A computed fold for a 1456-nucleotide RNA from an uncultured bacterium, annotated as small-subunit ribosomal RNA.
């Protein structure tokens, strides 16, 4: 420094990641060398060899050689060494180490002095002869020697002792040397032992622990102080500064990381230390309680003749177990050391050196240069071409390193050299003999192409993978490192994530409910001493190696060698004295008494008092009361509620009453009284720092609860009853017991909150209020002190806030936190009478949990607006038949697609065939359809015909005698004919798909919503997200427009520009029109003419709130009003911001990827698309009298028309049918409008209303009306009397109602589109319904309430408590029994040196025996740990049940 919580942000806070390191290990992979490492596990258990011996110059004796003089070898007796060197780290939290001291000590060998070195004895192994034994081995008798053993002289030092005195030594060897020993002492040096200060790991879920314990006195003992040990006497000694108990660990120097400060390690080297199978002892010795020595006990392993002995690799190799994992049974005493010896010399697995291993550091190399045709190959690819890549090949170099010839050190002082023919130096040949390994989504430097389809898989955190994966696999290419790369583990480090350098606790984890006070921290002014902190300085030690600096040595370097510094520590000495700190002496500003006033629900106890409420008792009275959202349970004709009077109980104290007062916190409220605690304010008398704080302790502490006794109106968990409900163990009602109230005692906790520990100083103010004092101008006034409150400046904080009442700026001192969760839980301890408290974890398991703020979105949250939403009408749908359309069924097929509003008379502006995508059978395979290449081939092509067939097809027969000509022949109009067009047939290359993906797309649309909203640039505000503008007053249809304002402008959108269509003009006048003037007529603008008018279609004015009044802020705007065709956007319509719905469409068309390719392409015949218990949309007709029915008369718009529209006429009841004029249209036709309107009938009926439904008979259209078309007459005449819950449209030429055209179409219309005629009724108003827009507020949502989310219960996994018990280990206790072994004792037994009086005795030994004691053993507990029926609750899992507890007023506010 990053990633990762959130749509975004800022904090906070865990995970996680880059780095360095390693005594490593594993996977791929390995050329060479140099320096170094190399059993971290089983202190497991070991074949085998080797690791400590030497000395014939102590001494005997035997043996070899020799002629001998002798000279060698050797068991043995002596001496030294074996306590060093080598190995491990089990014990051990202190008998250890580290660091600095200190005194009461010993050191062989070595140094250096002094003085000695006499004279006697006695014996023994070797050896020889026996015995025992299986072996180790003993074991008798006898001989023999010494530098081995013992006495006697001596004693300068020297021990003991108050002192007289007293007492102890010696070793000789020879090569004859300035020799090597040996005895005493004294001094040095080395080396050890011993005390003493500090430093030295976790755990209070060890809190008390200790009888030789502490001291003392005398003794023993020790080299040596000392309870070390005994006796006695005393009762001490350690311990919250953490004793004792548990676990863990060898301890430093250093090492590894860190800027530091730490923080983790104790491989290699070095220095201590402990240990040698496991326990225990001593002997010898200068030294040891001895790694390769004894002895005894246990285990284990080996030999045995079974009597009985043998052994100790944690030395070097090895060897087998373990284990992720650590080496050769190597050479050598050449070099350094080390033992012996006088030396030669032995011996030395110490060491020097090779061997194995990329284990890890250094270092080199696997080629250099040239080289574009940018080769092949790979790979992608828009096919153009890019990359691989100058890479390669080619062509020129060199030869490091290897290999092979050849010379050849230094290590060595005279000599000796394991290493080794080693380092090195010459020569030679050839680019030859040397490259992997990991990554490529972000973090992290590096991307495409294929498989793969939430599969396989991958991941360190995010998180990839569910058909276009730069995240799996592969493969191209690339990016890192490199003889090495990667993973894993482990330490630091990033982590300011334990914060001394450096962290915090209002709301993120985190202030103990308060409050007293021990202990310890801290501590007011002056002076003066002392010098413990503290500061300077000097010596001393800080071992060495390591670290840093600088030189130097190997080709370099790593690594080695030499100086320096440096080791921030300790210990002592000196000096200073400002601070702290002790002591002295004084002081008042800190606290505290006094005095004198004041407030006050402060505390205790007693007593009194009214309203209330309930019951009782009488009285008045009558049918109902109560209770709710509605009820019901309940009370009441046995008299209830109401009301009247009395009388009992209890509990709680209206108004004052408040943002107020008091108290330390919980708390405290009628009123009197007693008793009594603290504050305030004023004096300034009086103590003299008495202070703050406060770990352990104590004390007090709401409410609920507990005991025990009273009491007990009201309300009331429990628990009854009624409601409510899908259910209601809840809300709601009606009862109601505990409790709530009193004494007494527990309990010890609450969101005990200001979520803010206590105390002291300081740092702008304003506005209130409590209680007091003070001044004056006596005021609604200043000042002051303590209180409590709101706002605000600094400043502070993530913010939101906090601000003299701090959450600002210091100080002191207490408590508290370290990711969520498991869990404030288990165990264990304490307290409780139970409920419970209070101390307090861990396995597991997740990457987040949580804080403030921001946008949004949403609420059964508020507020303000609109809107055919509501209302107020008027007509419908739902009910009926019937049509159409979707479900759902059925079926070989009933193709597909559309699914809440925004699918359903949608695609379909028109499914008999066709269409046609669906079925079923028939068929073709370069295809129905397009381009192309090669070859053949031609009568270019084309027509007709048979046969089979349903029909495509399939087979075949005929007809037509023939395209263009570059060129050649020649009979000059005829053959040949290249090589083109077309054909056709055959081949590849393709073709074709209404096959899948609308969640891979384009385009187009739909929807909210014609709703008024959506951004932006500057600036400004916020640490950010964002906010401002856009919000506020107003005002509109409108983010419309005015006004204000940290904005100011601008854009998409609103509005207008644009068409229609209302009112005038202007122009123009056929086909339209006919006023006026003429003409003809059975009648018509029919004719001439006209442009007035109507009207056609093209250009123009008009309408802006432009004028008045009023209201409004005088403003936008609004009411009204004049004019005016038209009034306030006149009315319609085109026009549809950002964006939302992964909305719809691949079957309209394009289009990616996948799929088929003699079928999922195509051809063609029938069938389906039209089915039919049902269910829902959407129209049609209608039920009738405002109507039906007949006959009569009127008045339109807008459309069509040559494959057409069809006129007069004739036929036919009629649909039609003949027939033919006219029109390619303001000229002709389609056309008849119809409601209306006149007149008749009809008379409330299933009808003269309604027409479905079947029968008959027809008529068009088409090849072709069966399934399956429209229509027409006859006939028949169903449901249907106004449609139930619910539910659509519609605000004016609109609704309702009347008909007319047209697309599509061969025919088909009750659908759609257009088009005119007749014309309404309401709207108070905006509480509610639904839909929107804005502002505000909550919020645990952000896929954004169709959201999130709790619990129980069922199933799988998983750690973990408890548990009858049962296994194992640990350390003590007691007591039994006691080995070896030191000590002490000993009647008897053995006894060479000396003494003797010759008997003996000193003195020794065996053996007993006594004290301690290891190992066993025995009994009770204790610690830990393991398993365990059953059991308890946690934690994760896919889409399981069950309800909806919580986030909005979560629909009962929540929560302790």
């Nucleotide at each position: 420094g990053a990633g990762u919580u959130u749509g975004a942000u800022c904090a906070u806070g865990g995970c996680u990641c880059a780095g360095a390191a390693c005594g490593u290990a594993c996977g791929c992979u390995g050329g060479c060398g140099g320096c170094a490492c190399g059993c971290c596990u089983a202190a497991c258990a070991c074949a085998u060899g080797c690791a400590a011996g030497u000395c014939g110059a102590a001494c005997g004796a035997a043996g070899u050689a020799g002629c001998a003089a002798u000279a060698c070898u050797u068991a043995g007796u002596g001496g030294c060494a074996a306590a060093c060197g080598g190995g491990u780290g089990a014990g051990u939290a202190u008998a250890a180490u580290g660091u600095g001291g200190g005194a009461a000590u010993c050191u062989g060998c070595c140094c250096u002095u002094u003085g000695g070195u006499u004279u006697g004895g006695a014996a023994u192994a070797a050896c020889a002869c026996g015995a025992g034994g299986a072996a180790a081995c003993u074991u008798g008798u006898g001989c023999u020697a010494a530098u081995a053993c013992c006495g006697g002289a001596u004693a300068a030092g020297c021990c003991u002792u108050c002192a007289c005195a007293g007492g102890g030594a010696a070793a000789g060897c020879u090569u004859u040397a300035c020799g090597c020993g040996c005895c005493a002492a004294a001094g040095g040096a080395u080396g050890a032992g011993u005390c003493c200060g500090c430093a030295c790991u976790u755990g209070a879920u060890u809190a008390g622990c200790u009888a030789g314990u502490u001291g003392g006195u005398a003794a023993g003992g020790u080299a040596a102080a000392g309870g070390c040990u005994u006796a006695c006497c005393a009762a001490g000694g350690c311990u919250a500064c953490g004793a004792u108990c548990a676990a863990u660990a060898g301890c430093u120097g250093a090492u590894c990381u860190g800027a530091g400060a730490g923080g983790a390690u104790g491989a290699u080297c070095a220095g201590c230390c402990a240990c040698a199978u496991u326990g225990g002892g001593a002997c010898u010795g200068a030294g040891a309680c001895a790694c390769g020595g004894c002895c005894c006990a246990a285990a284990c392993u080996c030999c045995u003749a079974c009597g009985g002995g043998a052994g100790g690799c944690a030395g070097c190799a090895g060897u087998g177990g373990g284990g992720a994992a650590u080496c050769u049974u190597g050479c050598a005493c050449a070099a350094u050391g080390g033992g012996g010896g006088a030396a030669a010399c032995c011996c030395u697995g110490a060491u020097g050196c090779a061997g194995c291993g990329a284990u890890g550091c250094c270092g080199c190399g696997u080629g250099a240069g040239u080289g574009a045709a940018g080769a092949a190959g790979g790979c992608c690819c828009u096919u153009g071409g890019g990359u691989u890549g100058u890479a390669a090949a080619g062509c020129u170099c060199u030869u490091u390193c290897g290999u092979c010839g050849g010379g050849g050190a230094a290590g060595a002082a005279a000599a000796u050299g394991a290493c080794u023919g080693u380092a090195c130096c010459c020569g030679a040949a050839u680019a030859a003999g040397a490259a992997g390994g990991u990554c490529c989504g972000g973090c992290u430097a590096a991307c495409u192409u294929c498989g793969u389809g939430c599969c396989a898989g991958c991941a360190g955190c995010c998180g990839c993978g569910g058909u276009a994966a730069u995240a799996c696999g592969a493969a191209g290419g690339g990016a890192c490192c490199u003889a090495g790369c990667g993973u894993a583990g482990u330490u630091c480090g990033g982590a300011a994530u334990u914060a001394c350098u450096g962290g915090g606790c209002u709301u993120a984890a985190a202030g103990a409910g308060c409050u007293c006070g021990u202990a310890g921290g801290u501590g007011g002014u002056u002076a003066g001493a002392a010098a413990a902190g503290u500061u300077a300085g000097u010596g001393g030690u800080g071992a060495a190696a390591u670290c840093c600096c600088a030189a130097g040595g190997c080709u370099u370097a790593a690594c080695c060698u030499u100086g320096g510094a440096a080791c921030u520590g300790c210990c002592a000495c000196u000096a200073a004295a400002a601070c702290u700190u002790u002591u002295u002496a004084a002081c008042u500003a800190g606290a505290g008494u006094g005095u004198g006033a004041u407030a006050g629900a402060g505390g205790u106890a007693a007593g009194c008092g009214g309203a209330a409420u309930u019951u009782c008792u009488a009285g008045u009275g009558u049918a109902g009361a109560g209770g709710u959202g509605a009820a019901a349970u309940u009370c009441g004709u046995a008299g209830a509620u109401a009301u009247u009077a009395g009388a009992a109980a209890g509990a709680a104290c209206a108004c004052c009453a408040a943002u107020u007062g008091c108290g330390a916190a919980g708390g405290c409220a009628g009123c009197u009284u007693u008793c009594u605690g603290g504050a305030u304010c004023a004096u300034u008398a009086c103590u003299g720092a008495c202070a703050c704080u406060g770990a352990g302790g104590a004390g007090c502490g709401a409410a609920a609860g507990c005991a025990u006794g009273g009491g007990u109106a009201g309300c009331g968990a429990a628990g009854a009853g009624g409601a409510u409900u899908a259910g209601a163990u809840a809300c709601c009602c009606u009862c109601g017991u505990a409790g709530u109230c009193c004494a007494u005692g527990c309990c010890g906790u609450a969101a005990a909150c200001g979520a803010u520990g206590u105390g002291u100083g300081c740092u702008a103010g304003a506005c209130g209020u409590u209680g007091g004092a003070a001044a004056u101008u006596u005021a609604u006034u200043u000042u002051u002190c303590a209180g409590u409150g709101u706002c605000g400046c600094a400043g502070c904080a993530a913010a939101a806030g906090c601000g003299u009442u701090a959450a600002g700026c210091a100080c002191c001192c207490c408590g508290c936190c370290u990711g969520g969760g498991g869990a404030g839980u288990a165990c264990g301890a304490c307290c409780g009478c139970a409920a419970g408290g209070c101390u307090a974890a861990a396995a597991c398991u997740c990457a987040a949990a949580g804080g403030a703020a921001u946008u949004g979105a949403c609420g059964g949250g508020g507020a303000c607006c609109c809107g055919c939403a509501c209302a107020a009408g008027c007509g419908g749908u739902g009910g009926a038949a019937c049509a159409u359309g979707u479900g759902g069924u059925u079926u070989a097929a009933u193709u597909c697609g559309a699914u809440g509003c925004a699918a359903c008379g949608c695609g379909a502006a028109g499914a008999a065939c066709c269409u046609u995508a669906c079925c079923u059978g028939g068929g073709c395979u370069u295809g129905a359809c397009a381009u192309g290449u090669u070859c053949a081939u031609g009568a270019a092509a084309g027509c007709u015909c048979u046969g089979u067939g349903a029909a495509a097809g399939c087979a075949g027969a005929g007809c037509c005698c023939u395209c263009u000509g570059c060129g050649a022949g020649c009979u000059u109009g005829c053959u040949c004919a290249a090589a083109g067009a077309c054909g056709u047939g055959a081949u590849c290359a393709c073709a074709g798909g209404u096959g899948a993906u609308g969640c891979a797309u384009g385009g187009c649309u739909g929807u909210c919503g014609u709703c008024a909203g959506c951004u932006c640039g500057u600036g400004u505000c916020g640490u950010g997200a964002g906010a401002u503008g856009u919000u506020g007053g107003g005002u509109u249809a409108a983010g419309u427009c005015c006004c204000g304002c940290a904005a100011c402008g601008a854009g998409c959108g609103c509005a207008a520009c644009c068409c229609c269509u209302u009112u005038c003009c202007u122009u123009a006048g056929u086909u339209g029109c006919c006023a006026g003037c003429a003409c003809a007529u059975u009648a018509u603008g029919g004719u001439g003419g006209g442009g007035a008018c109507u009207c056609u279609a093209a250009g123009g004015a008009u309408a802006c709130u432009g004028c008045c009044u009023g209201g409004g802020a005088u403003a936008a705007c609004c009411a009204g009003g004049a004019g005016a065709a038209a009034g306030g956007u006149g009315g319609g319509g085109a026009u549809g911001a950002u964006g939302u719905c992964a909305a719809g469409u691949c079957a309209g068309u394009a289009u990616g990827u996948c799929c088929c390719u003699u079928a999922u392409g195509u051809c063609c015949a029938g069938g389906g698309c039209u089915a039919c218990a049902c269910a829902c949309g959407u129209g049609u007709u209608a039920c009738a009298a405002u109507g039906g029915c007949u006959a009569g008369u009127a008045c339109a718009a807008a459309g069509g028309g040559u494959u057409g529209c069809c006129a007069a006429c004739c036929c036919g009841c009629g649909a039609g049918g003949g027939g033919g004029a006219g029109c390619c249209a303001a000229u002709c036709c389609c056309a008849a409008a119809a409601a209306a309107c006149u007149a008749g009938c009809c008379c409330c009926a299933g009808u003269u209303c309604a027409g479905a439904u079947u029968g008959g008979a027809g008529u068009c259209u088409g090849c072709a009306a069966c399934u399956c078309g429209a229509c027409u007459c006859c006939a028949u005449g169903a449901a249907g009397g106004a449609g139930g819950a619910a539910u659509c449209g519609c605000u004016a030429g609109u609704a309702a109602u009347c008909g007319u055209g047209g697309a599509u179409c061969a025919g088909c219309a009750c659908g759609c589109c257009a088009c005119g005629g007749u014309g309404a009724a309401u709207a108070c108003g905006u509480u509610c319904c639904c839909g929107g827009g804005u502002c505000u507020u909550g919020u645990a949502c952000a896929c954004a309430c169709c959201g999130c989310c709790c619990g129980u219960c069922a199933c799988g996994c998983c750690a973990u408590g408890g548990a009858a018990g049962u296994c194992a280990g640990c350390a003590g206790u007691a007591c039994c029994c006691a080995a070896a072994g030191c000590a002490g004792g000993u009647c008897g037994c053995c006894u060479a040196a000396c003494c003797u009086u010759c008997g003996g005795g000193a003195g020794g030994g065996a053996g007993c025996c006594u004290u301690u004691u290891a190992a066993g053993g025995u009994a009770a507990g204790g610690c830990u740990g393991g398993u365990a029926a059953c059991u308890g609750g946690g934690g994760c899992g896919a889409a399981g049940u069950c309800g909806u507890a919580a986030c909005a007023a979560g629909g009962u506010a929540g929560c302790c």

Notes:
RNAcentral holds the sequence, with entries from ENA and SILVA.